A computed fold for a 150-nucleotide RNA from an Anaerolineae bacterium, annotated as FMN riboswitch aptamer (RFN element). NCBI's taxonomy places the organism under Bacteria, Bacillati, Chloroflexota, Anaerolineae. Rfam family: FMN riboswitch aptamer (RFN element). Rfam describes the family as follows. The RFN element is a highly conserved domain that is found frequently in the 5'-untranslated regions of prokaryotic mRNAs that encode for flavin mononucleotide (FMN) biosynthesis and transport proteins. The prediction has a mean pLDDT of 78.

RNA sequence: AAAAACCUUCGGGGCAGGGUGACAUCUCGCACGCCAGUGCAGGUGAAUUCCCGAUCGGUGGUAUAGCCCACGAGCGCUGAGCUUUGGCAAAGCGCAUGAUCCGGUGGAACUCCGGGGCCGACGGUAUAGUCCGGAUAAAAGAAGGUAGCA
Numbered sequence: 001a002a003a004a005a006c007c008u009u010c011g012g013g014g015c016a017g018g019g020u021g022a023c024a025u026c027u028c029g030c031a032c033g034c035c036a037g038u039g040c041a042g043g044u045g046a047a048u049u050c051c052c053g054a055u056c057g058g059u060g061g062u063a064u065a066g067c068c069c070a071c072g073a074g075c076g077c078u079g080a081g082c083u084u085u086g087g088c089a090a091a092g093c094g095c096a097u098g099a100u101c102c103g104g105u106g107g108a109a110c111u112c113c114g115g116g117g118c119c120g121a122c123g124g125u126a127u128a129g130u131c132c133g134g135a136u137a138a139a140a141g142a143a144g145g146u147a148g149c150a
Base pairs, nucleotide, nucleotide: 005146006145007144008143009142010141015053017052018051019050023045024044025043026042027041029040030039031038032037054130055129056120057119058071059070060069061068066118067117074095075094076093077092081088082087100116101115102114103113104112122133123132124131
C1' cells in the first nucleotide's frame, strides 16, 4: 500500500383552493302510531379518502429515469435461537407489489428539451400515493474511518 474484516455517520417526499353530503345530532316543528318508534321539514356538524383541481417521486445501472433493467420497502411458509412462557425471532424458501408514448437535439437519451398520458403496500377512518399508525423502525445503498512515526 492492497485485500479482508471491523467500526461510525447518513439514508422519502407530497392535498393550495373549492363542490357534494353518507352518517350523527337537535327541534315546546308537522303527520302516523301497536305509545316503542317511523317518515317528512328545518338547523348544526361532517370525506386532506368521493367530485373538480392541486401536489410528491427511495437505491444501483445507463446520455441526467416515479414509468427501461435490477434492488429495497410488502405478504406468505418455515423456524436456529431467546424467553418474564405472554411471546420475540436470525437464516432459508416462495410470491409478486405499479405505471410511457409521440416529436426534437445528438455519435449515443422510453433518462435531456417540448407535448400528451399513466402509476403508487398494509391497518384505521365516509372509499387515502398525500391524514393518523407500525416507523425516533427497517432497508437497497452512500460517505468516511481503523497499522507505525512525524